[in-house]
Predicted 3D model of a 394-nucleotide RNA (Bacterial RNase P class A) from Desulfovibrio sp. The organism belongs to Desulfovibrio, within Bacteria. It matches the Rfam family "Bacterial RNase P class A". The family's RNA type in Rfam is ribozyme. The RNAcentral record of the sequence draws on ENA. The gene name in the source record is rnpB.
RNA sequence: GGAGUUGGACGGACCGUCGCCGCGCCCCGCAAGGGGCGGGGAGGAAAGUCCGGGCUCCAGAGGGCAGAGCGCUGGGUAACGCCCAGGGGGAGCGAUCCUCGGAAAGAGCAACAGAAAGCAAACCGCCACGCGCUCUUCCCCUCUUCGGAGGGGCGGCGCGGGGUAAGGGUGAAACGGUGGGGUAAGAGCCCACCAGCGGGUGUGGCGACACGCCCGGCUAGGUAUUCCCCGCUCGGAGCAAGACCAAAUAGGAAGGCAGGCUGGCCCGGCUAUUGCCUUCGGGUAGGUUGCUUGAGGUGGUCGGUAACGGCCAUCCUAGAGGAAUGACGGUCACUCGCCCCGCCCGCAAGGGUGGGCGCGGGAACAAAACCCGGCUUACAGUCCGGCUCCGGCA
Numbered sequence: 001g002g003a004g005u006u007g008g009a010c011g012g013a014c015c016g017u018c019g020c021c022g023c024g025c026c027c028c029g030c031a032a033g034g035g036g037c038g039g040g041g042a043g044g045a046a047a048g049u050c051c052g053g054g055c056u057c058c059a060g061a062g063g064g065c066a067g068a069g070c071g072c073u074g075g076g077u078a079a080c081g082c083c084c085a086g087g088g089g090g091a092g093c094g095a096u097c098c099u100c101g102g103a104a105a106g107a108g109c110a111a112c113a114g115a116a117a118g119c120a121a122a123c124c125g126c127c128a129c130g131c132g133c134u135c136u137u138c139c140c141c142u143c144u145u146c147g148g149a150g151g152g153g154c155g156g157c158g159c160g161g162g163g164u165a166a167g168g169g170u171g172a173a174a175c176g177g178u179g180g181g182g183u184a185a186g187a188g189c190c191c192a193c194c195a196g197c198g199g200g201u202g203u204g205g206c207g208a209c210a211c212g213c214c215c216g217g218c219u220a221g222g223u224a225u226u227c228c229c230c231g232c233u234c235g236g237a238g239c240a241a242g243a244c245c246a247a248a249u250a251g252g253a254a255g256g257c258a259g260g261c262u263g264g265c266c267c268g269g270c271u272a273u274u275g276c277c278u279u280c281g282g283g284u285a286g287g288u289u290g291c292u293u294g295a296g297g298u299g300g301u302c303g304g305u306a307a308c309g310g311c312c313a314u315c316c317u318a319g320a321g322g323a324a325u326g327a328c329g330g331u332c333a334c335u336c337g338c339c340c341c342g343c344c345c346g347c348a349a350g351g352g353u354g355g356g357c358g359c360g361g362g363a364a365c366a367a368a369a370c371c372c373g374g375c376u377u378a379c380a381g382u383c384c385g386g387c388u389c390c391g392g393c394a
Stems, first nucleotide, its partner, number of pairs: 001390010012332007020041002023038006043365001047376002050374005055238004067234005072086005087100005101229002106227002108223002123168002125164003129160006138153006176194006195219001197216008242289004252280007259271004296315008334362005339356007
């Protein structure tokens, strides 16, 4: 200098003008409302709503089945499917990244190609056997008029039923690898070594596992996001949760009066279907609350490899209603293109580097709705750190 990998941070600043949404104080007004001043007002993802929790209400003796989720080990945490550290496997020269229970408990499934794809398989090839044809040249037998003729073998060709997984070819995958023995040809068929697996055992590690030794049969494909097995976890609904205040109208309950019945009349009793009045309770509209001080932020220190935790100091930072946080102008910063100027290298073309009070442009993804912890996804332009590989120079 180039290429790469990984972690963290930012995501314009200030001023002016005009606005928007809450809050506090003051003034005007009987009130409705109006005005003034002050202070506050989105994010790193506020997003997707995919996990986990707080909070609230409902349900609930206990146990089991069913169902759902999760899945290497140890740790962190309120909890998690998250994070940290480690282990196994895979990719990469490497930094680093991806992945994770069980497939020798059982069942299911697998396109295309291919002969054959799950108690494997015979298309080509190789091999012996049988049959047929051939046999000029090689060999054997018989006959011979010695010219040859006939038969057979080897060989060749074809057919048949077999053997064979070493070789070819297909495939993502073809049932260990190399060498030797063996065989008609072959094959873990046998042997040695290697790889892998199972059982036993030793050492190290909290553990996942790692490294050895002995024995074994020689070899076991994939998929568990198909069912399944093993282990662990799990009540339901959600701030439109829930709590409080509470009209109008209708309906409900209790009481009173009028009325009605009883009676010759009064008291009394009965009635409450009718009318009026009073009281009560429930619910609706509406309002208040829940509501933002919290597993909180920042700094320091201590413990821990780390995630994280303890302690101390300090800060208060939207809480509204289908929903405000904006627009314009200016200055500065950032960045891109053009122009101009300087310096260095070069004969030049050109290259490198710095500057300009020069001109023009650009600035993303997206926006709280009870609150947190995560994950995932989106993002113009940048900044800082760690590490790796390659090249050059000293």